[in-house]
Formats: sequence, C1' cells, structure tokens
RNA sequence: UUCUUAUACAGAAGAGGCGAGAGAACAGGCUCUGAGACCCUCUGGCAACCGCCAAAAUGGAAAGGUGCCAAUUCCUGCCUGAAUCGAAAGAUUUGGGAACUAUAAAAA
Repeated sequence: UUCUUAUACAGAAGAGGCGAGAGAACAGGCUCUGAGACCCUCUGGCAACCGCCAAAAUGGAAAGGUGCCAAUUCCUGCCUGAAUCGAAAGAUUUGGGAACUAUAAAAA
C1' cells in the first nucleotide's frame, strides 16, 4: 500500500515548547484559535480491538501491543422513507442506507 471483518451520538487534560492558522481531502456551513489553537515533548487519563485471567460469556483486570483524550467521523454532499410549508418549482426538519475517512484485528 491492497483486501476482509468489526467499530465510530459514550468516555478521557495538565505542564512545557513553538508562533498562525486549525478542524483528513474538495465544496458549502459551522466551530476552535495571540486569553496561544493546530503541531511537538513530558506527565496524566479514557476505552478495551489484540493480548491476559477465567471452564465459559453479554464476565474480569488494565502490567503488555495499538488506539484515543473540542464539537456524532463537527454537520451536509450520493440513494431513499416521512412530516411541515408551498399553486408549482422547491424549502425546512427528521429516519434509514451507501460512499469517504479513521482505528483495530487478520491476510497478501
């Protein structure tokens, strides 16, 4: 990197460094940010995929391998159901599915 499976409305921040953008990409929205974001380091924490314990699970612990610690994957975009408004075009709200993305585990 590719593929498969599973999960993604819960949960979890302090210090130091840096100094301008950041929230994956594109577009729109919305939000965070010189009261210092994002990112990096240290410490701390959350969760429980693998692993571990257990005869076993819809169980247990959190020493190991990962992951994560603003907002649902921040929201929408494609397909589709419903409600309301409207003469219609359409608008708004909402449910389901897909795609994308992320993470884990397994394989190549």